[in-house]
Context: one part of a larger RNA
Molecule: small-subunit ribosomal RNA, central domain
Organism: uncultured bacterium
RNA sequence: UUGGGCGUAAAGAGCUCGUAGGCGGUUUGUCACGUCGGAAGUGAAAACUCAGGGCUUAACCCUGUUCGUGCUUCCGAUACGGGCAGACUAGAGGUAGGCAGGGGAGAACGGAAUUCCUGGUGUAGCGGUGGAAUGCGCAGAUAUCAGGAGGAACACCGGUGGCGAAAGCGGUUCUCUGGGCCUAUUCUGACGCUGAGGAGCGAAAGCAUGGGGAGCGAACAGGAUUAGAUACCCUGGUAGUCCAUGCCGUAAACGUUGGGCGCUAGGUGUGGGGCUCAUUUCCACGAGUUCCGUGCCGCAGCUAACGCAUUAAGCGCCCCGCCUGGGGAGUACGGCCGCAAGGCUAAAACUC
Numbered sequence: 001u002u003g004g005g006c007g008u009a010a011a012g013a014g015c016u017c018g019u020a021g022g023c024g025g026u027u028u029g030u031c032a033c034g035u036c037g038g039a040a041g042u043g044a045a046a047a048c049u050c051a052g053g054g055c056u057u058a059a060c061c062c063u064g065u066u067c068g069u070g071c072u073u074c075c076g077a078u079a080c081g082g083g084c085a086g087a088c089u090a091g092a093g094g095u096a097g098g099c100a101g102g103g104g105a106g107a108a109c110g111g112a113a114u115u116c117c118u119g120g121u122g123u124a125g126c127g128g129u130g131g132a133a134u135g136c137g138c139a140g141a142u143a144u145c146a147g148g149a150g151g152a153a154c155a156c157c158g159g160u161g162g163c164g165a166a167a168g169c170g171g172u173u174c175u176c177u178g179g180g181c182c183u184a185u186u187c188u189g190a191c192g193c194u195g196a197g198g199a200g201c202g203a204a205a206g207c208a209u210g211g212g213g214a215g216c217g218a219a220c221a222g223g224a225u226u227a228g229a230u231a232c233c234c235u236g237g238u239a240g241u242c243c244a245u246g247c248c249g250u251a252a253a254c255g256u257u258g259g260g261c262g263c264u265a266g267g268u269g270u271g272g273g274g275c276u277c278a279u280u281u282c283c284a285c286g287a288g289u290u291c292c293g294u295g296c297c298g299c300a301g302c303u304a305a306c307g308c309a310u311u312a313a314g315c316g317c318c319c320c321g322c323c324u325g326g327g328g329a330g331u332a333c334g335g336c337c338g339c340a341a342g343g344c345u346a347a348a349a350c351u352c
Stems, first nucleotide, its partner, number of pairs: 003324004007306002012320001014201004021194003025088007033081002035077008050064005091191001092188003095184005103177007110154001115149007125136002162169002206247006215241002220236004258319006266297012301308002325352003334345004
């Protein structure tokens, strides 16, 4: 390579949009590009196959025959794929009417708590631990009451609950704004799926500039512990954590499971919508059913097993990414990106 694979053995890109490309619903006509049939030409010789012959045999050589996927031209076929023209509505999208939501951005406001400051009461301790000590406190702490300042986070509700492509999102109100679901089956009429490159988004930490700084807290200092203790525990504490703007572009970015479509027993929760029935004076509640989401259990089937099982890891199709023994190594070199830290791409020698 052919293959075989990618939940846990190596292997799904962190996520989305989208270019090229690949693939693509039902139906009518047409063309005959792919496709199929026939004929002709060509397909050098040698080699190869088969038959025969010649060197004593063989290798070798000679004669004949066969083969030669292919290419060109002509004639024909039109099911399938394709081109062109037309039609359709089951895919996709729009419209109308509803609905739920911590989806996003900005602004404003609120209460609890911690800390600090001021004042009052009050006196000898407080704090901390396994036990202590460092630390704080008669210059009046801790405790308690009142007032004030400031920053950060939003208890209860809160839920294998919701929303978002993922990262992620939770006090309240307002403004702007994205997506989804259901119902009607009203409109367009295949407008679709995937997506190499590419672009955008992307936790935390980190970086740059300027703010901010209550609590927490890498580094650091001290106290303990210990044989030692560059730790675990304690007292402090800088960067950081917060805001604005700009970088970085990585994570066990995990469901360790790429996206889309179709098909394949059920049971039971829960979130959103519709319909029917019942109770009905109405609402809420109730029973059933249906669509969408999110869990658990479980059949067939699959799996090395564990397990998965209509939210598939089952049965199929389409497209992309990726894997190919361990170490060396996600490293070196080169290139691209970055202010840097570093990121992306990515070997070999050697060794087992």